[in-house]
C1' cells in the first nucleotide's frame, strides 16, 4: 500500500466482498509448564444455607462463673461512638446528571489549633421482681433502681435587637498521668447550592407553558430561590429546534485510524443513581438510610387462622434464563476501616489459594553427526521421484519431569494465611509433552483416488452433469503454534456523508419560474475600539493510563521511579494587518434623471377578409364520398358539382427568418386606450442603497373540476364499416364531453439548454437583431468600430467519454437547492392542501450483486445505399398423381445389428446381406482361447479312415519318420500344461488424432512498423472509378508484408517438330481383306515446342486503371472443363475404415458352429426407373462412336436350342485377339386414338445359369396372364451451350445379382426485358436494452408453493399524557380533649 466482482472486450460511475487490528467473548478440534491479569454482557429474575458491623465494664446499675478472697472473667439491659464508610449494581435519568471553568447565600461528627469554662440542684425510665395476654412474633400492668441518660438554677463570651434589654453550656472515668465534657474563633477535610460552555436520534413531534415568567410580603431551609403561600402584573421558551417520542448512567479512559475522525464506557479510578416495587418521614454532624423504621402492593415462608416473618444489584452458593462466566476455600500475617485508654474484638474490604488456554507474556517437547538415500506410504512416462537426515544408529545435554535434601524476602519488637511456596543443591533418564486450519483466484501452498448438478462446498467471484488442483479421503505442501479455526461485534480499508477530502448536461443529483423575510456574504480610503485573531505570563485540566528515560522480578508480560507535550477553560498584559463595530468620507457596484430606439410583452374594447359548415333559392342528373382495396354513410323526397342571398363559431395564409419580446409558462390579422420590462447615448443626482435567499408569497402549458354562456370545424368516450387468428388498435363513416368566453379551482409536464443565481478573469473567426460613433454619399447602401442580444465553428483548459469552449461543462469567490447501489417506491402510514381527480412531504420489511453512463468490435433490423449468384424473371424438362425399384420413419419381431436426421440424413457408410459378409437373435460348444509373444513337455510335419453329431466338435484306428548339427541340440509345424496375457463392431465423436461435409471458389482474413485514442480499439482494409476478384488505378497518416484471388498443373481446341509398331495408306505392286511388299506424306499415337499478351487500331474515361467496338487469328478479353477450398463457423459427421486416452466385460460384452434375421408391413416421406402413347409402338432392311475391361479372364469361329444357354475350341497377359451387333437415326410396311398392336405390374407353367446350397431370399429365358396409369392438387427441383433434353455403350463392386454409382460418346434446343420482389452472399453506413449474438433479449396476466409487508367489520394488550372520584403511612398547621416527676407557660 491494495485486491476480486457489472462487459465479447474498454473507460467511468457505483454498490457488494476480502486481506489488518481488537474483544469481559462463545462454539469445534486439540492440549506440557510457569508468571501476570480477567471471569453473569442474558432475568434490576427468584433465592435454601453460612458468613459480610460492630465495639466500649476505663459511662451505669444488675446478674452469672471462677477465686489464692486481693480480685479476675463473661454478660442481657441503660448509655456512647459507629451501622450515611467500606462492598454491590446500572434499573431509572437527555438532567446542572456528568465533564470543564467560575461563583456566593451555607453546614461540617471524629482531627489540628487558639481562648474560656466545667458551679449548684432535681426527679425519672429500662434492666430486675411480681402478676398477666399471645401458638408465635411480641407485649400489658404494678413496684424498685444507676449513669458520661434526662431536666431546673447560676456564670459567661457569643447571638438577636436602633437601644433598653432579651436569650443562653457543661460529665465524668480509670488512675496519677491521661482520656473525655461545654462554649466560642480559626484551620483542614467532607458536603449542600448557583451559573457559562459542552453532552445521542427523530420535524412522518411545531408550537409549548398556569407556579407557568416576574414583582411585593411572608413561610420554609444549614443556605439562595415560585422551593412553597397570598396578592399584583402577563409574561417566559421555541426553526441557533422548544414541546413530544425513542434510546442511554456520565467521565478519565479503551479499541481503531497516518491524522481528522469513528466506535465504545468490562476490569482500575472519579462522580451520579438505586437497594423486592411505590410512598413517607424519624434519628443524626451527615440518610429520607443495601444487611434501620412506618404504610401500600406483588411474591415467598410460619401459623393454633386470631396473626406474624422476609428482602444476596455484599462473599460464596442454588434454581432459572442463556451461546456463555468460577470455590457454599484459607487468613486477618500485610494494607486499610469501626470501637476501645489499652490489651484487643470485628472486618467475604483486603491479602491469598482453588477453577477456566478467557487474554497477554515467557519456556519446552531435544542438540550434533548420520545415505545401503533402509523398510513402508504416495506417485509414476516403470527409468525414477518424494516423505527424507527424516528414521534406525552413534555421541552429547537436562530447560522441563520424577525423587531426595536445604530453604527465604514479604516483619522496624512479637505475629506468615500464602507455604515446606519461590529459589538453591544432588541423583535419574531423551526421558513426560503437537496440534489446528488451509492449499481455484483474491492468498503462501498440488497431485492421486472416490463421487457424477448427487453427496456436498462457498467470504465474494463461483465449483460439482465421468478425466473436479474448488466436494470426500489419502500422500505431499503452506501458515500459525499450546494453540488453531469458525461465529458475533467495533474501527480500518470506505475519498462509500468528502473540515482535512466527493459530486449534480448524459451515470444518483439544479427546485417550473420569479419576488422577497430571517440568515450568510459583500466596493475604495481615514480615524478609533479591541469582540474574533495573534503573542507572552499565571491558575487549572485528580490518580492511573499513553509517550520518553531509567529501575525491580533470570527475560518478558507485570510493577515501580522520574520526566515531557498537544489541546480545552479561566484570568491577565500587549499587538492592530485582516474580519467585526463606531464615526465621518469617496464613486468604479447599484439606483435616479435627461434624450432616443426596437418589439407576436400584458390587459380591455372595436373592426376585417379568406376558408369551413348550416340554411334559402336557381341551374342540373346519378351518382357522391372514402380507401391499399372496400364497406358503413349521403343521394331520384334530387345529393355531389355550380351560381346567388343569409347565419354561426373558431382560427388568423403570404410576410415568417437557429428573426423579435417575456422571469418562466408563453406570445403572430388589424385599430384604439391603459400598462410592465429591456437596450443605446449622456454623466446632472443619491452614495454601497449590493448578491443570494431556509420558511413565505406570486405567476405557472395541456388535461381536469365548479357555475353560467357558446358550440362552425376538430374530436377522448360511444356506435357502425373494414383489416385480422382475434383487433376493445392503426384505416374509414358518424359522434358526446372537451376545445371557445366569463368567474373560480387545480399546481403538475421530457415545465429541457435534461446545464440554479450573481460577479470578475481567460485566443479568435464568421452570420444575424437593436442602437450609437467614424467614413462615404444628394441620399439610401457599402466599409470600420462600440455596447446589448441571438446563432455556427474553434484555441488553451476541462471532461469517463460524448462533448463544452467569453451565452463555459474553463479559472475563481459568494449564497441557495439537491445526490449517496438496484428493486420494493415516489409506494404504505401520518400530516397539510384540494369540490374531486389528486398534489406536496415521504419510509420500512424483504430481495439482488449488480443496476447504470460513454465509447469499441461484431451480430441483427419487416433501416438506408451500392453490387453479385439459374436467386427471381424469361424459357425447356421434371418431381408431387400411377406401377415397380431403392432408402428412411413408424409399426412389428426372438432378432428385424449399428451409424447418418433442415439446407449440409433418406439409390447415404454399402464399388453389390442366399451361407460367408454379420456386428443382431435362437440353440449347441470352447476357456491361455479363432489371432500375437514368452516357458516346459511330447510328437516330424502330414495323410488315410471309423463311431456320435445339424455342424462346430468329440472319441478312436492306421500310415508316416523329413531338414540343419560342433551330436549337446536346433529351426519350422502339431498337441498338451502353467501363467503373464490375448480378445471386444462394448461406452464416450461432448476426452482425441486423422479424414470429411457446409457457409463457399464467397472475396475475404491478418501482421510488422508508424500515427491517433486513458483504453477496448482505430488507421492501413476508407473515398472516387473499375473488376469475376481486397482485380487494378487515383486520392489519403500511412508505408510495407503474409494467407487467400489470379497465374504456375492436367485435359480439350490450332500449328510445328521428333518417332513410326500392333497404327495409317497419297502414290507403286499385291490380296477376298492395309492381306502382304513398300512408304511414314496424311490420320493417329505420345514426347517436345509455338500460340493469346487488352499486344494492335478507334472511341469513352481523369493524361489512370479499365470498358465498348474493330482488325488479324484455330482460339479474344478468365478460350471450355478439371484439380486446387484463406482466417474461421457449426462441441457439424465419423471410437463401425484406421489410430487412440479413460471407463467397462474376462468359463464372457471374447471365440466357434448350425439355423434364422438385416428382405417383416394398416401406413408416411425422399430418390430413381418405366409409362400414360402416333414427334408413338411393332416388324424388316440399312448407317455412324468414344472410352474402357480381359488369364480362376475375355472368348472369335463352328454346332445344338425359339431363347436364356450349352458343347467343341482358335487367338490374346492386349494400338495385334476378344468383349463388340452401339442406340436414338434413315428407309419400307402395319397399327388409327382405343385402356389400344400403348403400358407393362401381378400371377401360372416350363426352362437356363452361378454357386456346398437359390424355401425364407438371386438373375435370366420362353409361353400364358395383362393391374394401375388417359400428363398428375397445394407445393416444389434442375438447367445459360455442345448446356438442357434425349439415345445407347463401358467400367468398378462381383461366384451370381445394377432401374444405383462412376465414366463415354451420338443427336441437339429455347430463353435472359431486367433487378421491383423471394432466397443466399459481399462492401459502406445507421439504430440497438442483442454478445449462447433475433431460433437474441424481454413485458404482463394466470396456475402452484414459499417469504416479507400493507389493508380489513372489529377485538385485545402495553406505555405516556390529561380530567374526575376514593385514598394508607407520614409531615406541617389549626381546633377540641386527654396525659406529663422535675421546669416554664
Nucleotide at each position: 500500500a491494495g485486491a476480486g466482482u457489472u462487459u465479447g472486450a474498454u473507460c467511468c460511475u457505483g454498490g457488494c466482498u476480502c486481506a489488518g487490528g481488537a474483544u469481559g467473548a462463545a462454539c469445534g478440534c486439540u492440549g506440557g509448564c510457569g508468571g501476570u491479569a480477567u471471569g453473569c454482557c442474558u432475568a434490576a429474575c427468584a433465592c435454601a444455607u453460612g458468613c459480610a458491623a460492630g465495639u466500649c465494664g476505663a459511662a451505669c446499675g444488675g446478674g452469672c462463673u471462677c477465686u489464692u478472697c486481693g480480685g479476675a472473667g463473661c454478660u442481657a439491659g441503660u448509655g456512647g461512638c459507629g451501622g450515611a464508610c467500606g462492598g454491590g449494581u446500572g434499573a431509572g435519568u437527555a438532567a446542572c446528571g456528568c465533564g470543564u471553568g467560575a461563583g456566593a447565600a451555607c453546614c461540617u461528627g471524629c482531627c489540628c489549633u487558639u481562648a474560656a469554662g466545667a458551679c449548684u440542684g432535681g426527679g425519672a425510665c429500662a434492666a430486675c421482681a411480681g402478676u398477666u395476654g399471645g401458638a408465635a412474633a411480641c407485649g400489658a400492668c404494678u413496684g424498685c433502681u444507676a449513669a458520661u441518660a434526662c431536666c431546673g438554677g447560676a456564670u459567661g463570651a457569643g447571638c438577636c435587637g436602633a437601644a433598653a434589654g432579651g436569650u443562653a453550656a457543661a460529665a465524668g472515668a480509670u488512675u496519677a498521668a491521661u482520656c473525655g465534657c461545654u462554649u466560642a474563633g480559626g484551620g483542614a477535610u467532607g458536603g449542600g447550592c448557583u451559573c457559562g460552555c459542552g453532552u445521542c436520534a427523530g420535524a412522518u413531534u411545531a408550537g409549548c407553558u398556569a407556579g407557568a415568567u416576574g414583582g411585593u410580603a411572608g413561610u420554609g431551609u444549614a443556605a439562595u430561590g415560585g422551593a412553597c403561600u397570598a396578592c399584583c402584573a402577563u409574561g417566559g421558551c421555541a426553526a441557533c429546534g422548544a414541546u413530544c417520542u425513542g434510546u442511554a448512567g456520565c467521565u478519565g479512559g479503551u479499541c481503531u485510524g497516518a491524522g481528522a475522525g469513528g466506535a465504545u464506557g468490562a476490569g482500575c479510578a472519579g462522580c451520579c443513581a438505586c437497594a423486592c416495587u411505590g410512598g413517607g418521614a424519624c434519628u443524626g454532624a451527615g440518610a429520607c438510610a443495601c444487611g434501620g423504621c412506618c404504610c401500600a402492593g406483588a411474591c415467598u415462608c410460619c401459623u393454633a387462622c386470631g396473626g406474624g416473618a422476609g428482602g444476596c444489584a455484599g462473599c460464596a452458593g442454588u434454581g432459572g434464563g442463556g451461546a456463555a462466566u468460577u470455590u457454599u476455600c484459607c487468613g486477618c500475617a500485610a494494607u486499610g476501616g469501626g470501637c476501645g485508654a489499652a490489651a484487643g474484638c470485628c472486618u467475604g474490604a483486603c491479602g491469598g489459594a482453588g477453577c477456566a488456554a478467557u487474554a497477554c507474556c515467557g519456556c519446552g517437547u531435544g542438540a550434533g553427526g548420520g545415505a545401503g538415500g533402509a523398510a513402508g506410504g504416495c506417485u509414476c512416462u516403470u527409468g525414477g521421484g518424494u516423505c527424507g537426515u527424516a528414521a534406525a544408529c552413534c555421541u552429547c545435554u537436562u530447560u522441563u519431569c520424577u525423587c531426595a535434601g536445604g530453604g527465604a524476602a514479604g516483619a522496624u519488637a512479637a505475629u506468615g494465611a500464602c507455604g515446606g511456596u519461590a529459589c538453591c543443591u544432588g541423583a535419574g533418564g531423551a526421558a513426560u509433552a503437537a496440534g489446528c486450519a488451509u492449499c481455484g483466484g483474491c492468498u503462501a501452498a498440488c497431485u492421486c483416488u472416490g463421487u457424477g448438478c448427487c453427496a456436498g462446498c462457498a467470504g465474494c467471484c463461483g465449483c460439482g452433469g465421468u478425466a473436479a488442483u474448488a466436494c470426500a479421503g489419502a500422500g505431499g505442501a503452506u501458515g500459525c503454534a499450546a494453540g488453531c479455526g469458525u461465529u458475533a461485534u467495533c474501527c480500518g480499508g470506505a475519498a462509500u456523508g468528502a473540515u482535512u477530502g466527493g459530486g449534480c448536461g448524459u451515470a444518483a443529483a439544479g427546485a417550473g419560474u420569479c419576488c422577497g423575510u430571517a440568515g450568510g456574504u459583500g466596493g475604495c480610503a481615514u480615524u478609533g475600539u479591541a469582540a474574533g485573531u495573534c503573542u507572552g505570563u499565571g491558575g487549572u485540566u485528580a490518580a492511573a493510563g499513553c509517550g520518553u528515560g531509567g529501575a525491580g522480578c533470570u527475560u518478558a508480560a507485570c510493577u515501580c521511579c522520574a520526566u515531557a507535550u498537544c489541546g480545552g477553560c479561566c484570568a491577565u498584559a500587549g499587538a492592530a494587518a485582516c474580519u467585526a463595530c463606531a464615526a465621518a468620507g469617496c464613486u468604479a457596484g447599484a439606483g435616479u434623471g435627461a434624450g432616443g430606439u426596437a418589439g407576436g410583452g400584458g390587459u380591455a374594447g372595436g373592426g376585417g377578409g379568406a376558408a369551413u359548415u348550416c340554411u334559402c333559392g336557381g341551374u342540373g342528373u346519378a351518382g357522391c364520398g372514402g380507401u391499399g382495396a372496400a364497406a358503413u354513410g349521403c343521394g331520384u323526397a334530387g345529393a355531389u358539382a355550380u351560381c346567388g342571398g343569409g347565419a354561426a363559431g373558431a382560427a388568423c395564409a403570404c410576410c415568417g427568418g437557429u428573426g423579435g419580446c417575456g422571469a418562466a409558462g408563453g406570445c403572430g390579422c388589424u385599430c384604439u386606450a391603459c400598462u410592465g420590462g429591456a437596450c443605446c447615448u449622456u454623466a446632472a443626482c443619491u452614495g454601497a442603497c449590493a448578491c443570494u435567499g431556509a420558511g413565505g408569497g406570486a405567476c405557472g402549458a395541456a388535461a381536469g373540476c365548479u357555475a353560467g354562456g357558446g358550440g362552425a370545424g376538430c374530436g377522448a368516450a360511444a356506435g357502425g364499416g373494414a383489416u385480422u387468428a382475434g383487433a376493445u388498435a392503426c384505416c374509414c363513416c358518424u359522434g358526446u364531453a372537451g376545445u371557445c368566453c366569463u368567474a373560480g379551482c387545480c399546481g403538475u409536464a421530457a415545465a429541457u439548454g435534461a446545464u440554479g443565481g450573481a460577479u470578475a478573469c481567460u485566443a479568435g473567426u464568421u452570420g444575424u437583431u437593436a442602437u450609437g460613433g467614424g467614413u462615404a454619399u444628394c441620399g439610401a447602401c457599402c466599409c470600420c468600430u462600440a455596447u446589448a442580444g441571438u446563432g455556427a465553428c474553434g484555441a488553451a483548459g476541462c471532461u469517463a467519454a460524448c462533448g463544452c469552449g467569453u451565452u463555459a461543462a474553463g479559472u475563481a469567490u459568494c449564497c441557495c437547492g439537491c445526490c449517496u447501489g438496484g428493486g420494493g417506491a415516489g409506494u404504505a402510514c401520518g400530516c397539510a392542501c384540494g369540490c374531486a381527480a389528486g398534489u406536496g412531504u415521504g419510509a420500512a420489511a424483504c430481495u439482488c450483486a449488480a443496476a447504470g453512463g460513454a465509447a469499441u468490435u461484431g451480430a441483427c433490423g419487416g433501416g438506408g445505399g451500392c453490387c453479385c449468384g439459374c436467386a427471381c424473371a424469361a424459357g425447356c424438362g421434371g418431381u408431387g398423381g400411377a406401377g415397380c425399384a431403392u432408402g428412411u420413419g413408424g409399426u412389428u419381431u426372438a432378432a428385424c445389428u449399428c451409424g447418418a436426421u433442415g439446407c449440409a440424413a433418406c439409390g447415404c457408410g454399402a464399388a453389390g446381406a442366399a451361407c460367408c459378409u454379420u456386428a443382431c437373435c435362437a440353440a449347441g460348444g470352447c476357456u491361455u482361447g479363432a489371432c500375437a509373444u514368452c516357458c516346459u513337455g511330447c510328437g516330424a510335419a502330414u495323410c488315410u479312415u471309423a463311431g456320435c453329431g445339424a455342424a462346430a466338435g468329440u472319441u478312436g484306428a492306421g500310415a508316416g519318420u523329413g531338414c540343419c548339427u560342433u551330436c549337446g541340440g536346433g529351426a519350422a509345424c502339431g498337441c498338451a500344461g502353467a501363467g503373464a496375457c490375448a480378445g471386444g463392431u462394448g461406452g464416450u465423436g461432448c476426452a482425441u488424432g486423422g479424414c470429411u461435409g457446409u457457409c463457399g471458389u464467397c472475396a475475404g482474413c491478418u501482421c510488422g512498423u508508424g500515427u491517433c485514442g486513458u483504453g477496448a480499439g482505430a488507421u492501413g482494409u476508407c473515398g472516387g472509378g473499375u473488376u469475376a476478384a481486397g482485380u487494378c488505378c487515383c486520392g489519403c497518416a500511412a508505408c510495407g508484408a503474409g494467407c487467400g484471388c489470379a497465374a504456375c498443373c492436367c485435359u480439350c481446341g490450332u500449328c510445328c517438330u521428333u518417332a513410326g509398331u500392333u497404327g495409317c495408306c497419297a502414290g507403286c505392286a499385291u490380296u477376298a481383306a492395309g492381306u502382304u511388299g513398300g512408304g511414314c506424306a496424311c490420320u493417329u499415337u505420345a514426347g517436345g515446342g509455338a500460340g493469346a499478351c487488352u499486344g494492335c487500331c478507334g472511341g469513352u474515361g481523369a493524361c489512370a486503371a479499365a470498358c465498348c467496338g474493330g482488325a488479324g487469328g484455330a482460339a479474344g478479353g478468365u478460350g471450355g472443363g478439371g484439380a486446387u477450398g484463406a482466417c474461421g463457423u457449426c462441441a457439424a459427421g465419423u471410437c463401425a475404415g484406421c489410430a487412440u486416452g479413460c471407463c467397462c466385460c474376462u468359463u464372457a460384452u471374447g471365440u466357434c458352429u448350425u439355423g434364422g434375421g438385416c428382405u417383416a408391413c394398416a401406413c408416411a416421406c425422399g430418390u430413381a426407373c418405366u409409362a400414360c402413347a402416333a414427334u408413338g409402338c411393332g416388324a424388316c432392311g440399312g448407317a455412324c462412336a468414344g472410352a474402357g475391361g480381359g488369364c480362376a479372364g475375355c472368348c472369335a469361329a463352328c454346332u445344338a436350342g425359339c431363347g436364356a444357354u450349352a458343347g467343341u475350341g482358335a487367338g490374346c497377359u492386349a494400338a495385334u485377339c476378344c468383349c463388340g451387333u452401339a442406340a436414338a437415326c434413315c428407309g419400307u410396311c402395319g397399327c388409327c386414338c382405343a385402356g389400344u398392336u400403348c403400358a407393362g405390374a401381378u400371377u401360372g407353367c416350363a426352362g437356363g445359369c452361378u454357386g456346398c446350397a437359390a424355401c425364407u431370399c438371386g438373375c435370366c429365358u420362353g409361353c400364358a396372364u395383362g393391374a394401375a396409369g388417359g400428363a398428375g392438387g397445394a407445393a416444389u427441383c434442375g438447367c445459360u451451350a455442345g448446356u438442357a433434353a434425349u439415345c445407347g455403350c463401358c467400367g468398378g463392386u462381383c461366384a451370381g445379382c445394377a432401374u444405383a454409382c462412376g465414366g463415354c460418346g451420338g443427336u441437339g434446343a429455347a430463353u435472359c426485358c431486367g433487378u421491383u420482389c423471394c432466397c443466399g452472399g459481399g462492401c459502406c453506413u445507421u439504430g440497438u436494452a442483442c454478445a449462447c449474438a433475433c431460433c437474441g433479449c424481454c413485458c404482463g396476466u394466470c396456475a402452484c408453493a414459499c417469504c416479507a409487508u400493507g389493508g380489513g367489520a372489529g377485538u385485545u394488550g402495553g406505555u405516556c399524557a390529561c380530567g374526575c372520584c376514593c385514598g394508607a403511612a407520614g409531615u406541617c398547621g389549626u381546633u377540641a380533649c386527654c396525659c406529663u416527676a422535675a421546669c416554664a407557660g

The RNA shown here (small-subunit ribosomal RNA) has 1385 nucleotides and comes from a metagenome. The prediction has a mean pLDDT of 84. Rfam family: Bacterial small subunit ribosomal RNA. Rfam links the family to the GO terms ribosome and structural constituent of ribosome.